[in-house]
Context: one part of a larger RNA
RNA sequence: UCUGGUUGAGGGAAUUCGGCAAAUUAGCCCCAAGUCUUCGGUCUAAGGGGUCCCUACUUUUGUAUUCUUAUGGGUGCGAUUGUAGGGGGCACUGACAAAGGAGGUCCGACUGUUUAACAAAAACUUAACUGAGUGCAAACCUGUAAAGGCUAGAAUACUCAGUGACGUCUGCCCAGUGCCUGUAUCUGAAUCUCCUUUUCAAGGGAGCGAAGGACAGGUAAACGGCGGGAGUAACUAUAACUCUCUUAAGGUAACGAAAUGCCUUGCCGUUUGAUUGACGGCCUGCAUGAAUGGCGUAACGAGAUCUCCGCUGUCCCCAACCAGAACCCUC
Numbered sequence: 001u002c003u004g005g006u007u008g009a010g011g012g013a014a015u016u017c018g019g020c021a022a023a024u025u026a027g028c029c030c031c032a033a034g035u036c037u038u039c040g041g042u043c044u045a046a047g048g049g050g051u052c053c054c055u056a057c058u059u060u061u062g063u064a065u066u067c068u069u070a071u072g073g074g075u076g077c078g079a080u081u082g083u084a085g086g087g088g089g090c091a092c093u094g095a096c097a098a099a100g101g102a103g104g105u106c107c108g109a110c111u112g113u114u115u116a117a118c119a120a121a122a123a124c125u126u127a128a129c130u131g132a133g134u135g136c137a138a139a140c141c142u143g144u145a146a147a148g149g150c151u152a153g154a155a156u157a158c159u160c161a162g163u164g165a166c167g168u169c170u171g172c173c174c175a176g177u178g179c180c181u182g183u184a185u186c187u188g189a190a191u192c193u194c195c196u197u198u199u200c201a202a203g204g205g206a207g208c209g210a211a212g213g214a215c216a217g218g219u220a221a222a223c224g225g226c227g228g229g230a231g232u233a234a235c236u237a238u239a240a241c242u243c244u245c246u247u248a249a250g251g252u253a254a255c256g257a258a259a260u261g262c263c264u265u266g267c268c269g270u271u272u273g274a275u276u277g278a279c280g281g282c283c284u285g286c287a288u289g290a291a292u293g294g295c296g297u298a299a300c301g302a303g304a305u306c307u308c309c310g311c312u313g314u315c316c317c318c319a320a321c322c323a324g325a326a327c328c329c330u331c
Stems, first nucleotide, its partner, number of pairs: 001325008010316002014314001019311001027051005036041001038165001052087006060079008088092001100309007107301002112124002128163007140149003166296004171226003176223002178219005185214003192207005227245005254288001255285001266282006
């Protein structure tokens, strides 16, 4: 010096990206019982008190024995409740074992799963909701096929896809792309029929005409999409209102400097001595937005972030000690 550990005056996060690490707390009994809530929870909420030994009385009770009055009393050996007095120690769950707590916000409902060996999560799954396919020799999947799975199943079933508890909702657009339905007519290959360069072959032409396409509809919890420019109110500002170009339709509800906001450390308030932080508002949304789900949400989380209390060698500022390793000096 390093590795692992123990203790620490006064201060107590001043350290640091960040309380990382360490410390605090801890079992059981009694009291207390707030906030929110899906009324189940949250919950051991928080916050207090007790905890060892002896003695006396006492509660409930097992068993044995005894008493003339026996659902009772006494005694012995046990288990057990409560109160009081006393005793010892700094300390009584005396070691070991054994939760630090509270409050905002974001995300995901939850339990669960995952990158064996850098990622455990907000990712995946999930119950629930929705759409599509499928009438059974089904659809779907494996196989060239026979055959097999689903299926000892039969639409309250199976397969595929999306969303993801619950609450509340889920707006407008079918022009494009896809899918579905229809189709008088048009287009549409080979085969087939007919004609044909005098005959044969090859060729040419006409007819017939499947799927598909054109055409006509439907469909957005299908893929997806959801404007611009002017003017206007008796202060100013703003524009309920009007005009205009334009689209398939021009973003509704809700939320909003957000895990999404460039400008941006936006502006206001709260929090601090001081805050690019956090929270609550505002809306001028570069570029939120409704099952590519929108917005809430109790409970849950080795998730992300902020604050407070407690606690501490994280720090002010280091010191001593224990165990081990390397190195230096000496033998």
The part of an RNA shown here (large-subunit ribosomal RNA, domain IV) has 331 nucleotides and comes from a Candidatus Woesearchaeota archaeon. The source organism's lineage runs through Archaea, Nanobdellati and Candidatus Woesearchaeota. Its Rfam family is "Archaeal large subunit ribosomal RNA". Gene Ontology terms of the family: structural constituent of ribosome and ribosome.